Glycine riboswitch aptamer from Pelagerythrobacter marensis, 96 nucleotides, folded computationally. Of the family's consensus pairs, 90% are formed in the model.
[in-house]
RNA sequence: GAACGUCGCGCGGGAGAGAUCGCGGGCCUUGCGGCUCGCGGCGCCGAAGGAGCAACCGCCCCGGAAACUCUCAGGCACCCGGACCGCGCGCCGGAU
Numbered sequence: 001g002a003a004c005g006u007c008g009c010g011c012g013g014g015a016g017a018g019a020u021c022g023c024g025g026g027c028c029u030u031g032c033g034g035c036u037c038g039c040g041g042c043g044c045c046g047a048a049g050g051a052g053c054a055a056c057c058g059c060c061c062c063g064g065a066a067a068c069u070c071u072c073a074g075g076c077a078c079c080c081g082g083a084c085c086g087c088g089c090g091c092c093g094g095a096u
Stems, first nucleotide, its partner, number of pairs: 004093002007090007018042001020041009043076003049072001050070003056064003
């Protein structure tokens, strides 16, 4: 002792889909009504996580993937979350 790479942290960007129906509770309101929480129903989304698959790769058996597929989970105003991308920092590798 570099580019670069795995992982971690910080910052920024970051889509989709019912502000749906029913029941119950809390708060505000003279009332109409508004906000919010829980449970259930139907509808829907895919980019946390999870699972599945190739005529591809390796190959004896068999194994291996995704932004594809499924929708268990999660999500469907805002917030939170969010694959992935960018920048910065750090351990390790690169590296004898």